[in-house]
RNA sequence: GUACCCUUAGCUCAGCCGGAUAGAGCAACUGCCUUCUAAGCAGUAGGUCGAGGGUUCGAAUCCCCCAGGGUACG
Numbered sequence: 001g002u003a004c005c006c007u008u009a010g011c012u013c014a015g016c017c018g019g020a021u022a023g024a025g026c027a028a029c030u031g032c033c034u035u036c037u038a039a040g041c042a043g044u045a046g047g048u049c050g051a052g053g054g055u056u057c058g059a060a061u062c063c064c065c066c067a068g069g070g071u072a073c074g
Base pairs, nucleotide, nucleotide: 001073002072003071004070005069006068007067010026011025012024013023019057028044029043030042031041032040050066052064053063054062
C1' cells in the first nucleotide's frame, strides 16, 4: 500500500435480510437478609450505537468518507 473483519453501558457481548421505549451478563449504587463482610434476594442508575455526511416517512442496521484496532497478502 491492497483486501477483509471489528467499533453498541465502566467491562464482555447480543441486536445489524430498515420500523415496538436500544438489551443481557458482570461491575456500580440503594434496600432486605446477616453481629459484620461475602454470598443470596429485590430494585435503581448508566448509551447523542466510534466521528461526519447521504438515502428514506423512518437508520444501531443501507451507502460514502474519516478515525482506531485486528488478520492476510505485498